Predicted 3D model of a 147-nucleotide part of an RNA (small-subunit ribosomal RNA, 3' minor domain) from an uncultured Actinomycetales bacterium.
[in-house]
Context: one part of a larger RNA
RNA sequence: CACCGCCCGUCAAGUCAUGAAAGUCGGCAACAUCCAAAGUCGGUUACUUAACCCUAACGGGAGAGAGCUGCCUAAGGUGGGGCUGGUGAUUAGGACUAAGUCGUAACAAGGUAGGCGUACCGGAAGGUGCGGCUGGAUUACCUCCUU
Numbered sequence: 001c002a003c004c005g006c007c008c009g010u011c012a013a014g015u016c017a018u019g020a021a022a023g024u025c026g027g028c029a030a031c032a033u034c035c036a037a038a039g040u041c042g043g044u045u046a047c048u049u050a051a052c053c054c055u056a057a058c059g060g061g062a063g064a065g066a067g068c069u070g071c072c073u074a075a076g077g078u079g080g081g082g083c084u085g086g087u088g089a090u091u092a093g094g095a096c097u098a099a100g101u102c103g104u105a106a107c108a109a110g111g112u113a114g115g116c117g118u119a120c121c122g123g124a125a126g127g128u129g130c131g132g133c134u135g136g137a138u139u140a141c142c143u144c145c146u147u
Stems, first nucleotide, its partner, number of pairs: 003110001005107001008103002011100001013097004018092003023087006031079004039072001041070005047065003052061003113134002116131006
C1' cells in the first nucleotide's frame, strides 16, 4: 500500500565503466640480414726480444711481444611479422537517477487467456501466422480425496 493499485519499453537529460573503430603513438621478446669493439682459442710473418736451453763466439731454439688474419661474439643498422599498452572522429549495448515524453504490453477471463519454439512485421512496449504447453477461466460429464 492493494485497481485513484501495480507495472513494461522506446524517446529526452545526466553520471559511470566497458566494447567496436579509419588510424596514430609506444613497449617487449624472438627471427632474417648487414656490420664486428674487446677478448680467449687457432693460423701466419722477410718484424722485435735481457733472463731458459745449445754454442768459445756469431748465431740458433723455446717463450714473449707486435702486425695481418679465421671462428665465436656484446652493442649497433635495416626488414617483415608476433604479442601487448595508450590515444582516436564516430559508434554499440550496459548500470544508475524523487517528481520529463509517448503509449498501456503484463498482473482479474487485465478487457484479444498467457507462456514456449519459430518466421515475418511495427515509434516503443509489442502484433500476427504455424506448432506445442497449462504454470488459464467458464461449462458439461466421469473417477477420486477431505468435511
Model confidence (mean pLDDT): 82 of 100.